[in-house]
Context: one part of a larger RNA
Molecule: large-subunit ribosomal RNA, domain VI
Organism: Ochromonas sp. CCMP1393
């Protein structure tokens, strides 16, 4: 910019997809047909399991660059604790919330059908036979179309139904399970957007300080403490003025 008022909503499907339809074992039919045995099916049912895809973080499992403890050397806070600094961008090492993932959870490959291929056929003449072909005509594949999944009205052939005219949009500003930047999603005081504070999940594992045992290292009480990031509810303390 178009769909010939504008905005929201739900949809139909022309057409398109370097989107799927997989594949294996084992049972059962059946030790049946079949065979002289030796071995041994079709056709149908079922159960596994592999790979691939997708989606997700409740479970296991990893990352979690400063969240917890632990520890070594050394420098600082005057000194003792007690804390902070640097030791290849976490000094080392025990863990480990969200987020993000797989080795983990979940779900998927489903039904008829069509039109064919090599090939098996039926009538069936040219050629009294014979021949699946020369008329006709039936069968037949994980391959094709379709079904399944995705997108899809720029389908300019621009459809369709519905609702609302209270306007709507766009810059700003507060942000996000969106994100190179654009974009997309929410919020903007008529408010829980985000932060801050509370509380609670989780996480680390008993903080400092005293008090008591012990020459002390140290251990024990106070104390399942103390100290926490991304997470959950709550809560206008801060910021979400405003402009066109």
């Nucleotide at each position: 910019c178009g769909u010939u008022u504008g905005a929201g909503u739900a949809u139909u499907g022309a057409g398109a997809g370097u989107g799927a339809c997989c594949u294996u074992u084992c049972u059962c039919u059946a030790g049946u047909a079949c065979g002289a045995g030796a071995g041994g099916a079709c056709c149908g049912a079922g159960a596994a399991a592999g790979a691939u895809a997708u989606a997700c973080c409740g479970c296991u499992a990893g990352u979690g660059u400063a969240c917890c403890a632990g520890u070594u050397a050394u420098c600082g806070u005057g000194c003792c604790a007690u804390c902070g600094g640097u030791a290849a961008a976490c000094g080392c090492u025990g863990g480990g919330u969200a987020g993000c993932u797989a080795u983990g959870u979940a779900u998927a490959g489903u039904u008829a059908g069509g039109a064919u291929a090599a090939c098996c056929g039926c009538u069936g003449a040219a050629g009294g036979c014979a021949u699946c072909u020369a008329a006709g005509u039936g069968g037949g594949a994980a391959g094709c179309c379709g079904u399944c999944c995705u997108c899809a009205a720029g389908a300019u052939g621009a459809g369709u139904a519905c609702u609302c005219a209270u306007a709507g949009g766009u810059u700003g500003c507060g942000g996000c399970a969106a994100g190179a930047c654009g974009a997309g999603c929410c919020g903007u005081u008529u408010g829980a957007u985000a932060g801050g504070c509370a509380u609670c999940c989780g996480g680390u594992g008993u903080a400092c300080g005293u008090g008591c045992a012990g020459u002390a290292a140290u251990g024990u009480a106070u104390u399942u403490a103390g100290c926490c990031u991304a997470g959950a509810u709550g809560u206008a303390c801060u910021a979400a003025u405003a402009a066109c």